[in-house]
Context: one part of a larger RNA
RNA sequence: UGACGGGGGCCCGCACAAGCGGAGGAACAUGUGGUUUAAUUCGAUGAUACGCGAGGAACCUUACCCGGGAUUGAAAUGUAGAUGACCGCCGGUGAAAGUCGGCUUCCCUUCGGGGCAUCUAUGUAGGUGCUGCAUGGUUGUCGUCAGCUCGUGCCGUGAGGUGUCGGCUUAAGUGCCAUAACGAGCGCAACCCCUGUCUACGGUUGCCAUCAGGUAAUGCUGGGAACUCCGUAGAGACUGCCGUCGUAAGGCGUGAGGAAGGUGGGGAUGACGUCAAAUCAGCACGGCCCUUACAUCCGGGGCGACACACGUGUUACAAUGGUGGGGACAAAGGGCAGCUACCUGGCGACAGGAUGCGAAUCUCCAAACCCCAUCACAGUUCGGAUCGGAGUCUGCAACUCGACUCCGUGAAGCUGGAUUCGCUAGUAAUCGCGCAUCAGCCAUGGCGCGGUGAAUACGUUCCCGGGCCUUGUACA
Numbered sequence: 001u002g003a004c005g006g007g008g009g010c011c012c013g014c015a016c017a018a019g020c021g022g023a024g025g026a027a028c029a030u031g032u033g034g035u036u037u038a039a040u041u042c043g044a045u046g047a048u049a050c051g052c053g054a055g056g057a058a059c060c061u062u063a064c065c066c067g068g069g070a071u072u073g074a075a076a077u078g079u080a081g082a083u084g085a086c087c088g089c090c091g092g093u094g095a096a097a098g099u100c101g102g103c104u105u106c107c108c109u110u111c112g113g114g115g116c117a118u119c120u121a122u123g124u125a126g127g128u129g130c131u132g133c134a135u136g137g138u139u140g141u142c143g144u145c146a147g148c149u150c151g152u153g154c155c156g157u158g159a160g161g162u163g164u165c166g167g168c169u170u171a172a173g174u175g176c177c178a179u180a181a182c183g184a185g186c187g188c189a190a191c192c193c194c195u196g197u198c199u200a201c202g203g204u205u206g207c208c209a210u211c212a213g214g215u216a217a218u219g220c221u222g223g224g225a226a227c228u229c230c231g232u233a234g235a236g237a238c239u240g241c242c243g244u245c246g247u248a249a250g251g252c253g254u255g256a257g258g259a260a261g262g263u264g265g266g267g268a269u270g271a272c273g274u275c276a277a278a279u280c281a282g283c284a285c286g287g288c289c290c291u292u293a294c295a296u297c298c299g300g301g302g303c304g305a306c307a308c309a310c311g312u313g314u315u316a317c318a319a320u321g322g323u324g325g326g327g328a329c330a331a332a333g334g335g336c337a338g339c340u341a342c343c344u345g346g347c348g349a350c351a352g353g354a355u356g357c358g359a360a361u362c363u364c365c366a367a368a369c370c371c372c373a374u375c376a377c378a379g380u381u382c383g384g385a386u387c388g389g390a391g392u393c394u395g396c397a398a399c400u401c402g403a404c405u406c407c408g409u410g411a412a413g414c415u416g417g418a419u420u421c422g423c424u425a426g427u428a429a430u431c432g433c434g435c436a437u438c439a440g441c442c443a444u445g446g447c448g449c450g451g452u453g454a455a456u457a458c459g460u461u462c463c464c465g466g467g468c469c470u471u472g473u474a475c476a
Stems, first nucleotide, its partner, number of pairs: 001476002003473003007470007015460002019423005026315008034306002042053002064301006077123008088103006106115003126290002129288003135284002137279003140275001142273001147186006153162003166177003192267004197235007207224002211222003238261001241255001242253004304442001317416001321375007333364003338357002342353004382413001387408007429452007
């Protein structure tokens, strides 16, 4: 100087407490461990691995296993030589890859050759082989915590200290005062984006108050530029004003005004560093290793196994509910190898037609909710696993191993031990919708969107994590 203490003081955080809803029990989905296997490819492992890399494993992907091939190689490139084609089509063989045979078949030229392609030889290629403890780059975490440093000066033999401490204050090393320190940098804050109010400008594909026309009905039409909305530019919030406390910074107020009040809400933004943290399998790269194989092509299998254990989720155990019928209201996104209105067929998944739309124009397009009826506490009109049968769709192909539909079947489950997680407001809870990936889909995942919409916080003794000061130490 640090680190540590079941030392002290001060302070903060859904850290506890106060609440609400979950997990831990059940079934299933998914990841992991283990076991099994020819292979069940590899990585991630307290917090910071385990719906993680993977934003799509039937083939492909694919790195694994079995089998069949070929070795200048699937792709790239230099040199030398040979050939004139290569590609394509047909046939034999084969699981395919491949292999064998047949047909077709170049361009320019100064006639030296050149271009292009194939073959041979060679230098090379290739490696998801090893090392993340050789590395770059990127990332997680402490932590959006308030810290981490420097120049000059001063103090100390020196390591180093001071500044950065103290008092008050703040979300904040935020600021004020004090001060052997005076200044400065990286962080904080602000500048950026979205959202909440208003104004101006602009009105098509959006809008419709007034006027007119028209319809079974509809901004449907003329028209309008008000309103909504869409977009561009501005205004607005600064403790600015008032009261009060304070030297000040600032605090307090059911204060005024205001759409918004003290950082308005949300996002992006992550200091010096820590964990030899993660990644050589995104990529790059040093070293090492393989070179008829650890490289490469193909068919099939595996990554999907299953006495078991754990994590994360979905659905439930019901009446604040289930079922049947009727009625209403979003936002954000997507769409041409696409989204499809509408019509017809089918109980349905869907199919056959047909039309609009490269989309503020057409389309995908709501559910919880409201009304009526029924069920009466039951393993049930709860719950839907599992299994049987029949189908639809995608795709070369759904056996291993797809999703969906219909009929039948109707398992466990009566609110879950110790323990444990999330959340402080348009939040939790709950309801549906969209997108990426994608032929299809194992999505209950991920990322977004809106609808309905709470309870509680006395407080900081305790648990966890963190910041500052101080103290002890046989630790570095």

Background:
Model confidence (mean pLDDT): 83 of 100. This is a predicted structure of a 476-nucleotide part of an RNA (small-subunit ribosomal RNA, 3' major domain) from Porphyromonas catoniae F0037. Lineage of the source: Bacteria > Bacteroidia > Bacteroidales > Porphyromonas > Porphyromonas catoniae.